A computed fold for a 129-nucleotide RNA from a marine sediment metagenome, annotated as SAM riboswitch aptamer (S box leader). Its Rfam family is "SAM riboswitch aptamer (S box leader)". Rfam's curators write: The SAM riboswitch is found upstream of a number of genes which code for proteins involved in methionine or cysteine biosynthesis in Gram-positive bacteria. The sequence is in RNAcentral, with records from MGnify.
RNA sequence: UCUUAUCUAGAGAGGUGGAGGGAACGGCCCGAUGAUACCUCAGCAACCACUUGUGACUGUCUGCUUUGGCAGAGCCAGGAAGGUGCUAAUUCCGGCAGAAGAAACCGUAAGGGCUUCUGGAAGAUGAGA
Repeated sequence: UCUUAUCUAGAGAGGUGGAGGGAACGGCCCGAUGAUACCUCAGCAACCACUUGUGACUGUCUGCUUUGGCAGAGCCAGGAAGGUGCUAAUUCCGGCAGAAGAAACCGUAAGGGCUUCUGGAAGAUGAGA
């Protein structure tokens, strides 16, 4: 860099240190009652690897076959916690496109702005390349 899955759940104490931080931008927040970061310990979760199952189905793939099927993968439901990840706010919210709506505001009007939903973009994490 590319592909793919997920992203409204969950989970914090101590120490070091001393000013910005929440990716960037616009908001809105967090922060000397010490944030962000780093270290230690603890925890959350279950993506990958591991593992159990007389779980389901032969609908798929592979192998074997005495052609009846059998085994494995895959699927489903668990276990455990090895490799990652995470532990303010929905990825904190937004932007781009479409649809719908409506009391106020701007506009002669179209519309803007606002609200909701859907999709996208960007980003994060895992797995693979």